[in-house]
The part of an RNA shown here (small-subunit ribosomal RNA, 5' domain) has 521 nucleotides and comes from an uncultured bacterium.
It matches the Rfam family "Bacterial small subunit ribosomal RNA".
Model confidence (mean pLDDT): 85 of 100.
RNAcentral holds the full RNA, with entries from ENA.

Context: one part of a larger RNA
RNA sequence: GAUGAACGCUGGCGGCGUGCCUAACACAUGCAAGUCGAACGGGCACACAGUAGCAAAGGGCUUCGGCUUGGAGGUGCUGUGUGCUAGUGGCGGACGGGUGAGUAACGCGUGAGCAACCUACCCCUCACAGGGGGACAACAGCCGGAAACAGCUGCUAAGACCCCAUAUGCUCACGGCAUGGCAUCAUGGUGUGAGGAAAUAUUAUAUAGGUGAGGGAUGGGCUCGCGUCUGAUUAGCUAGUUGGUGGGGUAAGGGCCCACCAAGGCGACGAUCAGUAGCCGACCUGAGAGGGUGAUCGGCCACAUUGGGACUGAGACACGGCCCAAACUCCUACGGGAGGCAGCAGUGGGGAAUAUUGCACAAUGGGGGCAACCCUGAUGCAGCAACGCCGCGUGAAGGAAGAAGGCCUUCGGGUCGUAAACUUCUUUAGGCAGGGAGGAAAUUUGACAGUACCUGCAGAAUAAGCCCCGGCUAACUACGUGCCAGCAGCCGCGGUAAUACGUAGGGGGCGAGCGUUAUCC
Repeated sequence: GAUGAACGCUGGCGGCGUGCCUAACACAUGCAAGUCGAACGGGCACACAGUAGCAAAGGGCUUCGGCUUGGAGGUGCUGUGUGCUAGUGGCGGACGGGUGAGUAACGCGUGAGCAACCUACCCCUCACAGGGGGACAACAGCCGGAAACAGCUGCUAAGACCCCAUAUGCUCACGGCAUGGCAUCAUGGUGUGAGGAAAUAUUAUAUAGGUGAGGGAUGGGCUCGCGUCUGAUUAGCUAGUUGGUGGGGUAAGGGCCCACCAAGGCGACGAUCAGUAGCCGACCUGAGAGGGUGAUCGGCCACAUUGGGACUGAGACACGGCCCAAACUCCUACGGGAGGCAGCAGUGGGGAAUAUUGCACAAUGGGGGCAACCCUGAUGCAGCAACGCCGCGUGAAGGAAGAAGGCCUUCGGGUCGUAAACUUCUUUAGGCAGGGAGGAAAUUUGACAGUACCUGCAGAAUAAGCCCCGGCUAACUACGUGCCAGCAGCCGCGGUAAUACGUAGGGGGCGAGCGUUAUCC
């Protein structure tokens, strides 16, 4: 000098930041990923129209039993429209958010390579969308279970699923040409054969979509050079091990996996083993070289109770998906089930120690949707904390050869000290009142927030402490104590005049802080 700090004493305000470093310990509760009815069939509600029963008041007749007319209202069915939506279907849930356990590794950083690769949505270009079929949810009926959740039968729609057609180009096999290269080859023509597409919706005219192919953009995968902590009181390590041939697998090269063959591969230029650790941009320090650190913010990686596995998908071996095993917790009718905060808050626990079960989608951004809009604990804000940095205030001017009081004293005086009182003045912050933004592009939308800011009013009013004073090191006297009580970073103080202990007066330093402790340079 620095800190994600803590502790002691003290504490007025604002701005901007920061805030579980320990138990990757366990978690009550709420929320954190949905959306689309312009993909689809239903269901419910409402409105209108049509239709078919029922039918009140009222009218007519009446022998008072009733007959007839009338149609309010309501019900069933059909159609249209609007709204909502469990289900089928699509896109998203692989982003965003958290954590640092593991990892000494192509994990990260940096520089290259892929003639060995993929890329949904987005952009550009070319071409295309013809015909047909069978289901399964929802629903209805039956039915098991305490529940979670099933089972059987029957019906049904689609941009769901399947088949056929067409397909320059695409893929595969074989043949052949040109150009180029880096060994396998790459690129562009070309011949024959084989294979493979599609989806519609709406407000009906356009828009949003669909299929094949090529290119781009973006994101990723893989490979390599170099760099990346400590220990030799760890010296040898290795059988899929090292290489080859052939195959399998993958988007793709590869012992990645497999069969066979060979006997190799690594190591004092430190293999193996052990310990420790996420890496970097950066941050701290330092004149620099260097040393230390890896909180916040940004990039990459890894993980999601522990271990394992795959499914779906353009993308996962998937935090708020699935399956299995294990530990733990909960429900149970004992047969069986449910769960995973290292998301945001919050609780217990651990700890020297680290915050609200807040407001809003107004902005920025993300997902879905043609849109309206919906969702968004991302984010924007607010709350708490002197945890840090920065700024401001706690008043200003005048005021005595100098009050009172304290302390010291050689008793003359000295000092606190212009300090106070007192006079004049000012009003930042704070209070009261009035006005009141920008952030919003827009006739519309502001959580923050009646906030910032502006104006007026009253009144010095509401606001100073902490450490030190032997030397290092800036600042001295008195009393108490008497190797006691105590101090102390080092040297060292204290045993009867202690500037070193305790108190007081005075002084020095910093100041809403000041000291101490810890750690790094």